[in-house]
RNA sequence: CGACGCGUCGCGGGAGAGCCGGCCGGUUCCGUCAGGAACUCGCGCCGGCACCGAAGGAGCAAGCCUCCCCGCCAAUCUCUCAGGUCAACCGCACCGCGAUGACGAG
Numbered sequence: 001c002g003a004c005g006c007g008u009c010g011c012g013g014g015a016g017a018g019c020c021g022g023c024c025g026g027u028u029c030c031g032u033c034a035g036g037a038a039c040u041c042g043c044g045c046c047g048g049c050a051c052c053g054a055a056g057g058a059g060c061a062a063g064c065c066u067c068c069c070c071g072c073c074a075a076u077c078u079c080u081c082a083g084g085u086c087a088a089c090c091g092c093a094c095c096g097c098g099a100u101g102a103c104g105a106g
Stems, first nucleotide, its partner, number of pairs: 001106001006101008018049006024042002026039005050085003056081001057079003063072002
């Protein structure tokens, strides 16, 4: 001087999946003023069923453990506990760029 890989920050890119019922509220209408009805209404609440897979979590193939068992062990794969399911926003695995820090092969 300093590769690869790693951490932090910033910027950019970045997917999927919804219906039904009840309640509350709102608006409109009717009304004998007791109340009742309706809704392309609400970032509302609850429940049922269905679904998604990219925070997090869990599982494992090869491989390693001289062999077996046990054990260790990856993902955007699998599960769906958590999370999510109009759009947008937010969030988001992952990717790219920049700055920066530690390490330090050479």